[in-house]
Molecule: transfer RNA
Organism: Bacillota bacterium
């Protein structure tokens, strides 16, 4: 230079078949405990890389661009 695959919470990651954005650990308060840890119980945090299409409707299709990766050359 090419093909491919990846990008969602603070970390790791689902979300397959277009319509509620989620879990685990982490954070806060409450509770618990002499006090801490476990442990319960509540609760906040998202331009779903970015920018445009397509669609009644898009994390998901479809362009492009950016950044990781991988393989080929």
């Nucleotide at each position: 230079g090419g093909u491919c695959u990846g990008u969602u919470a603070g970390c790791u990651c689902a979300g397959c078949u277009g319509g509620g954005a989620g879990a685990g650990c982490g954070c806060u308060u409450g509770g618990g405990u002499c006090a801490c840890a476990a442990c319960c119980a509540a609760g906040a945090u998202g331009u779903c890389a970015u920018a445009g299409g397509u669609u009644c409707g898009a994390g998901u299709c479809c362009u492009a661009u950016a950044c990781a990766g991988a393989c080929c050359a």